[in-house]
Context: one part of a larger RNA
């Protein structure tokens, strides 16, 4: 100079602490260990693996097994021979299928020196080369993660020191911040902070359909004539700056309080992640260097595996109830998302759904009912709780739901009466509840990303546990 300490001094953060809800006991989902198998492909491994890679493993997918098959190869260049445009449907037989052997129908190209000559196609040939989720993240490039959105990291020149170096970055306040003021052998700078991009919140103002509806008609309905004030889309603007006032400070930065105002001192959330830490992750997303395999470690294709189970963890989900079951009522949202798709209405069925079939490439048709809410009953029990398992019948997708898919009826009703030791999230429209939407997608969500409803309680304070930052002392550590 760092790095360290069960030194110290000064700050921070749901870090304690005040509070609310969990988690850990059960059931069932999921993903890991491990064990089991022919295979249960593979990777991830404190915090920062473990509803992760996987925005969705019946077949594909797939990398794993097992059987059968190919070998210039599923695919990209190249040389020779041969044949020939070519390309799709239908169809027999043998197979598990891949493939082998056929058969029929439709189409048939461009240049031409008219010669399969060229190009394009198919077969043969030997070969150079293809392949290869084989192997090394400790040989890499890209990305990502994490300290941490934490306030630090560094430079030029100057002066100090033999020199590593150190000043500056240290001090006195101050901020959310190395923010920002003073004072100072340091003066300037740079990458970070802020800001400048987007969303929400207030108003103008331009435009008025698919959207709205005050006035005037009109209707079963903003349907229709009219309007474009309002609601609301979506373009432009404007406003918050400690800008005014009084306190306090040091005559400063700035801090407390006030008015006015939608909004107040960084309004509120998003996009952004300095320098470097961890030989972190990642050769299975890509790319690549070296190894290594080439009748296989590459290719196909059937059938299983990944979906197994004495068991142990991690995330969830539905519960143990009366703030509730249950049954009627029937109001009030935002985000999306739809033509191989979104179906409204009708009729059928208890239902899952089916059949007709409008509408609408969507502010115009539609998914579409929103649920917590209101009212009745139930009266503390393993119940009218709870919904596991399990049997019956059926429903859809998709070639096919036997391993192994979702749902629908009827019957069945299991453990569980609030969870030991420990342990997690959250500070405000947040927690806690409550529905609803989309990505993947044929089907499949209790994971994941969004949308809005209805809505708390606490923060005395930093002694203390964890992380972090500044300054300081100590050291037999680099």
């Nucleotide at each position: 100079u760092g790095a360290c300490g069960g030194g110290g001094g000064c700050c921070c953060g749901c870090a304690c602490a005040a509070g609310c809800g969990g988690u850990g006991g059960a059931g069932c989902a999921u993903g890991u260990g491990g064990u089991u198998u022919a295979a249960u492909u593979c990777g991830a491994a404190g915090c920062a693996a473990c509803g992760c890679g996987c925005a969705g493993a019946a077949c594909c997918u797939u990398a794993c097994c097992a059987a059968c098959c190919c070998u210039u190869g599923a695919c990209a260049u190249g040389g020779g021979a041969c044949g020939u445009a070519u390309g799709g449907g239908c169809u027999u037989c043998a197979g598990a299928g891949a493939u082998g052997a056929g058969g029929u129908c439709c189409u048939u190209c461009a240049g031409u020196u008219c010669g399969g000559c060229u190009g394009g196609c198919g077969u043969c040939c030997a070969c150079a080369c293809a392949g290869g989720u084989g192997c090394u993240g400790c040989a890499u490039g890209g990305c990502u993660g994490u300290c941490g959105u934490c306030a630090g990291c560094u430079c030029g020149u100057g002066u100090c020191g033999u020199g590593a170096g150190a000043u500056g970055u240290u001090g006195g306040g101050u901020u959310a911040a190395g923010u920002c003021c003073c004072g100072c052998a340091a003066c300037g700078a740079g990458c970070g902070c802020a800001a400048c991009c987007c969303c929400c919140a207030u108003c103008u103002u331009c435009a008025g359909u698919u959207g709205c509806c005050a006035u005037c008609a009109u209707u079963u309905a903003g349907u229709u004539g009219g309007g474009c004030a309002c609601u609301c889309u979506g373009g432009a603007g404007a406003a918050a700056c400690u800008g005014c006032c009084g306190g306090u400070g040091a005559c400063a930065a700035g801090c407390c309080g006030g008015a006015g105002g939608a909004a107040g001192g960084c309004g509120g959330g998003g996009a952004u992640g300095a320098c470097g830490u961890c030989a972190a992750g990642u050769c299975c997303u890509c790319a690549u260097g070296g190894c290594c395999c080439u009748u296989a470690c590459g290719g196909g294709u059937u059938g299983g595996g990944c979906u197994a189970c004495a068991c142990a963890c991690g995330u969830g989900c539905u519960a143990c109830a009366a703030u509730g079951g249950u049954g009627g009522u029937g109001a009030c949202a935002a985000u999306g998302g739809g033509u191989u798709g979104c179906g409204a209405g009708g009729c059928g069925g208890u239902g899952a759904c089916g059949c007709c079939a409008a509408g609408c490439u969507a502010a115009u048709c539609u998914c579409a009912a929103a649920a917590a809410g209101c009212c009745a009953u139930c009266u503390c029990a393993g119940u009218u709780c709870g919904g596991a398992u399990u049997g019956u019948a059926c429903u859809c997708u998709g070639c096919a739901a036997c391993u192994c898919g979702a749902g629908u009826a009827c019957a069945u009703g299991a453990a569980g009466u609030u969870g030991g030791a420990a342990u997690c999230g959250c500070u405000a429209g947040u927690a806690a509840u409550c529905g609803c939407g989309c990505a993947u997608c044929a089907g499949c969500a209790u994971g994941g990303c969004g949308c809005g409803g209805u809505g708390a309680a606490u923060a005395c304070g930093u002694u203390c546990c964890c992380g972090g930052g500044c300054c300081u002392u100590g050291u037999a550590c680099a």
Description
A computed fold for a 478-nucleotide part of an RNA from Dongia soli, annotated as small-subunit ribosomal RNA, 3' major domain. Model confidence (mean pLDDT): 82 of 100. The source organism's lineage runs through Bacteria, Alphaproteobacteria, Rhodospirillales, Dongiaceae and Dongia.